A computed fold for a 76-nucleotide RNA.
RNA sequence: GCAUGCAGCGAGUGUGCAAAAGCACACUCCUACGGCAAAAGCGGUAGCAUGUAGCAAAAGCUACAUGGCUGCAUGC
Repeated sequence: GCAUGCAGCGAGUGUGCAAAAGCACACUCCUACGGCAAAAGCGGUAGCAUGUAGCAAAAGCUACAUGGCUGCAUGC
């Protein structure tokens, strides 16, 4: 570097679990978004992108598909 498979997709800390990548929970921070409020502020949602379908006060959620990047394993 190529192929196949698997995992992840803002950052950090702690505890536990796991063959690896990792996973779960808690806390902190960052960014974006929507709600309430005259304001100060309050609490909420999300965290690679796109498409389709369905759902939902909102931010959004669920499923499927496609693409991107990163990591792990095996082979060459």